[in-house]
RNA sequence: GAGGUUGUGGUGUAGCGGCAGCACAGCGGACUUUUAAUCCGCAAAGCGUGGGUUCGAAUCCCACCGGCCUCA
Numbered sequence: 001g002a003g004g005u006u007g008u009g010g011u012g013u014a015g016c017g018g019c020a021g022c023a024c025a026g027c028g029g030a031c032u033u034u035u036a037a038u039c040c041g042c043a044a045a046g047c048g049u050g051g052g053u054u055c056g057a058a059u060c061c062c063a064c065c066g067g068c069c070u071c072a
Base pairs, nucleotide, nucleotide: 001071002070003069004068005067006066007065010024011023012022013021018055026042027041028040029039030038048064049063050062051061052060
């Protein structure tokens, strides 16, 4: 320098154009002598950044940024 792949709560992940879900972690409560376990509830992301397409974009397109792989 070229090509490919990837980026979503604190963490790990799901989400084939229609209100971003699950698990763990966190917080509150129940139970328990206490802790743990179990059960109930709560909060936390608008999706790497900027544009575009669309009635509507995490999802499609373009550029850029970061990670990884391959080639030179």
Notes
The prediction has a mean pLDDT of 81. Predicted 3D model of a 72-nucleotide RNA (transfer RNA) from Aureliella helgolandensis. Taxonomically the source falls in Aureliella (Bacteria, Planctomycetia, Pirellulales, Pirellulaceae). Rfam family: tRNA.